[in-house]
Molecule: transfer RNA
Organism: Parcubacteria group bacterium
RNA sequence: GCCGGUGUGGCGGAAUUGGCAGACGCGUGCGAUUCAAAAUCGCAUGGACUUUAGUCCUUGUGGGUUCGACUCCCACCACCGGCA
Numbered sequence: 001g002c003c004g005g006u007g008u009g010g011c012g013g014a015a016u017u018g019g020c021a022g023a024c025g026c027g028u029g030c031g032a033u034u035c036a037a038a039a040u041c042g043c044a045u046g047g048a049c050u051u052u053a054g055u056c057c058u059u060g061u062g063g064g065u066u067c068g069a070c071u072c073c074c075a076c077c078a079c080c081g082g083c084a
Base pairs, nucleotide, nucleotide: 001083002082003081004080005079006078007077010026011025012024019067027045028044029043030042031041032040046057047056048055049054060076061075062074063073064072
């Protein structure tokens, strides 16, 4: 230099012929249990703001197509692999 793959909450990792973003697990918080803890069980858990009920933002970054994009297109960045 050329080709291919990957990038999603705190972590791992789902979701595709374009249609509720974040299933499930770990972790964390609260509670139950216990003398106390561990283990186990229940509920909750993306971020920001805030009038606590809402608003806004969010799939590596920036654009594009579309009524609608994690998904399609373009450029770039990072990592992995192959070729030279």